[in-house]
Molecule: transfer RNA
Organism: Gammaproteobacteria bacterium
RNA sequence: GGACGGUUAGCUCAGUUGGUAGAGCACUGCUUUCACACGGCAGGGGUCGUUGGUUCGAGUCCAAUACCGUCCA
Numbered sequence: 001g002g003a004c005g006g007u008u009a010g011c012u013c014a015g016u017u018g019g020u021a022g023a024g025c026a027c028u029g030c031u032u033u034c035a036c037a038c039g040g041c042a043g044g045g046g047u048c049g050u051u052g053g054u055u056c057g058a059g060u061c062c063a064a065u066a067c068c069g070u071c072c073a
Stems, first nucleotide, its partner, number of pairs: 001072007010025004019056001027043005049065005
């Protein structure tokens, strides 16, 4: 320098055919216990890497760009 893949909640990851984003763990409150843990119930938390474009509508499609990984030279 070139090809491909990845970037979504604090962490690990889903997200189909474009239609206002979810799970597990973690966190907070309540419950349970002498107390802690486990269990049960409820709740908070996201400008979907960044910028722009297409569209009535973009996590999803297109372009550029940043970072990480694999391969080629």